[in-house]
This record gives sequence, C1' cells and structure tokens, in this order.
RNA sequence: CAAGCUGGCCAGAUGGCCGCCCGCGGCGGUGACGCUGCGGGAGGAAAGUCCGGGCUCCGCAGGACAGGGUGCUGGGUAACUCCCAGGCGGGGCAACCCGACGGAAAGUGCCACAGAGAACAGACCGCCGACGACCCCCGGAAACGGGGACACGGGCAAGGGUGAAACGGUGGGGUAAGAGCCCACCGCCCCGCUGGCGACAGCGGGGGCACGGCAAACCCCAUCCGGAGCAAGACCAAAUAGGGGGGCGCCUGAGGGCGGUUCGUCCGAUGCUCCCGGGUUGGUUGCUGGAGGGCGGGAGCAAUCCCGCUCCUAGAGAGAUGGUCAUCGCCCCGCUGCCGGUAACGGCGGCGGGGACACAGAACCCGGCUUACAGGCCGGCUUGGACC
RNA sequence: GGGGCCGUCGUUCAGCUUGGUUUAGGACGCCAGAUUGUCAAUCUGGAGGUCGCGGGUUCAAAUCCCGUCGGCCCCGCCA
Repeated sequence: CAAGCUGGCCAGAUGGCCGCCCGCGGCGGUGACGCUGCGGGAGGAAAGUCCGGGCUCCGCAGGACAGGGUGCUGGGUAACUCCCAGGCGGGGCAACCCGACGGAAAGUGCCACAGAGAACAGACCGCCGACGACCCCCGGAAACGGGGACACGGGCAAGGGUGAAACGGUGGGGUAAGAGCCCACCGCCCCGCUGGCGACAGCGGGGGCACGGCAAACCCCAUCCGGAGCAAGACCAAAUAGGGGGGCGCCUGAGGGCGGUUCGUCCGAUGCUCCCGGGUUGGUUGCUGGAGGGCGGGAGCAAUCCCGCUCCUAGAGAGAUGGUCAUCGCCCCGCUGCCGGUAACGGCGGCGGGGACACAGAACCCGGCUUACAGGCCGGCUUGGACC
Repeated sequence: GGGGCCGUCGUUCAGCUUGGUUUAGGACGCCAGAUUGUCAAUCUGGAGGUCGCGGGUUCAAAUCCCGUCGGCCCCGCCA
C1' cells in the first nucleotide's frame, strides 16, 4: 500500500425567530382562565412484539392425561430461546465466522423417478468354468483317468450401468472368478487406562462389520411451564328504561376460581348465560429512581459480581420534543495553486456550482433477540506485495 | 394490550395436515383459428406463475421450520 476479519463509538454543531408537552414561580381575575419568567423534554434501535423477568390481580396453582417450550458441556443472571468460556462438526490460506449440536442397535412410518435390486436387498450387462450334468477327443474290457468345448444347472459381485443414497473405504495377498476370505492403514463398534468438574480427547487391547438416510415425520428420553395482563389493579364522578324476551339452575346444584379434559378442592342462588334495547365513550392514581449511568479499586480467561465516590430528572392521552433562516461542518463535480512521486495518483489549500444529513418517534418498567439504517471516527488482528 | 386468519397466472379460487412425474390446476378474462354476410354465443388451440420476500431442513419444498414484509378480522366500561 492492497484485500479482508473483528471490537467499540457518533448519529450534525451554534445562534436568531415562530411554535408544542411537563414542572415550579410571578402578575391579573371571585372563578374558569389569561399573560409572563425559569428549568426539563426520544433511541440505538424508542420498531417487530419473538423470548425472559419485575410489578398487579385472581388466588395458593394438588394428581393424571393432554398441550407447549428448551435440547453438546461448564459457568453468568431476577430469568431466558440471552451472554461468556470450552468441546465437537463445517467453511476459510489465515485473522475469524457459522451450527435447531439428545436419541435412527425402543417402536411405527417414508425414501418419488430411474434401476436387476432401496433396507433381513439384488443379478441387467458382465466375470468364472472349481463342482454336477450333457457333448467331443485320447487311454482303458470296464470302473475310471486326462484334455477340450459349451454355458444347462451353478459360483461371484471385482468392473460397467441406475440413482440423492447400492449393505464399510484404499492398497496388497488370495482365488476358477471373487468376496473381511486373510493382512496393513483408515472408518465403525465394544472394553480398559490416562487427562479433564464435564462435553470430550489421547493411548492400548479386542471384534471382521453386525449398525443407510430422514426425528425442521410421528415418536422416545431429559428438563421447564398456574392463568391473565397497565385495556393489570385502586379510587372518584357522570348517565338510565338498573327495561324486554329466550335458555339453564335453585343444594340430587347451573356457573365460577380453572387456561384443554378429568379427578380433587374452594366459592356458589334478588344466580348464570344468550339476544334485543338503553347509558357512558370522563377524571385521579398506578407513572417513572432503576436488576440505572459514569469514574476508580478488587475477584474472575470472560460473561459477570462486590466495594467506594459521583451524576440524574420526558411522562403525552388523537398522543408534545417541530418548522424556518444564517454560519460552520460533510459529500460530489469543474477550474486552479503548492508539495511528494518517473508516472498513475495522493496530500494540503483557493474559487464556483450542486447535493445530501439515514433508519426511524417513548406510552407500566427492565434484560435480551431479530430486523431497518445516509455518512463518519477510533482500536486490534490476518494474508499478500514493496522498501528499509 | 391480547387473540385469530390470509398472501398462488390479469381477477377469483383449488392444491398445503400423505413433501415427489401434477416440469403448479380450474373458472372468468386475454390471444389466434373455426363457425357467420358481420357481431355475440359456441367449438378448438395457445400464451400467461420468482407460489409475498429471505434463509434453512430434505435426494427433493407452494407444502415442513425460522426470520421478515403487507393486508384483514375479533375482544374494552355500567346496569
């Protein structure tokens, strides 16, 4: 210098003018309210609402069967489907990245087309001629022996071919041809030892292969899950036709807590439910200070935890945080000056013109994940090239 | 806040809960031809699809899984 990997950060700045929401104060007003001063006022994702928790209520959630989530190991945490570290597998020369990563020798199911055969598999082309029969030749009286041909029975699965996948792979020996038939290495399975908390790894021995794939098919195993949600909940106010009809039930009990069923348990009678009709479509609270941020120290590889100091101030309710102007900043184009360089080009300036500033807007709060995002800054690392 | 459903030729619907030769099918519409003096109707043939988008699982995905985008619907208080 080029290409790349990775961690973190920013999200235009200042000022003028006109506005919006909240809080505190001043003045005027009986009051409603008006005018005015000061202070504060969106995010890294406020988003999607995909997980988890706090909080609140029902109430104490018990059993069984369903249902759903999670799924290598260890740790972190309030908790998690998150994070950290590690293992294994995959990708990359590497930095590094990715992984729904329990079980297919518990069972059921599926594997289209092609192909001979698709899971207790199979023989189309092919290979063989050992064995049995038939045929020919030679020997022999015969039994039979030797040789040959053929491929009828038969042997084989090396090679070809089909397929996503063909029942261990490669090499050698062996054989009629072949084959874990035998051997070496690799893979697989079993056992033992060593290291590690563990996932697992290494080493040694044995087995001749028995075990194809799919569980994001059913399922099995392990483990977790009470339900609802700020439209939770509490208080106040307003309004009326507190009306009409149907069904069920009134303790042999409808319905509710209870979310699918059932058992169990508790509540349960001016009761429950459906339809028609009517009213209200208000206010206060919950409400923002919290598993919070920054700095320093300590423990830990890290996530994270502990201690000390310090800092804070959105809370709307059709939903505020905006608009505009100026200057500076940013990017692009043209012209041009200087510097470096052989050059391409790069750096620093000047003038003129143009453009852009993204994604997106809190609504009970928090931890994550995912997705969207103009442009820019900083740190670490890898590979390649050149020079010293 | 909570819950449910849908997205497939231009339009409207199948197919997805048995993954596969169904190289995604029907109707209407469109194009061409036949018929007719002409048009309509009718008949015959044809064109037309990234299955909303992106990834994954599988030999194979419209179908299964994950993420994402868009659209639609339902539930509020009192008596």
This is a predicted complex of two RNAs, RNase P RNA and transfer RNA, with 467 nucleotides together.
Its mean pLDDT, the model's own confidence on a scale to 100, is 78.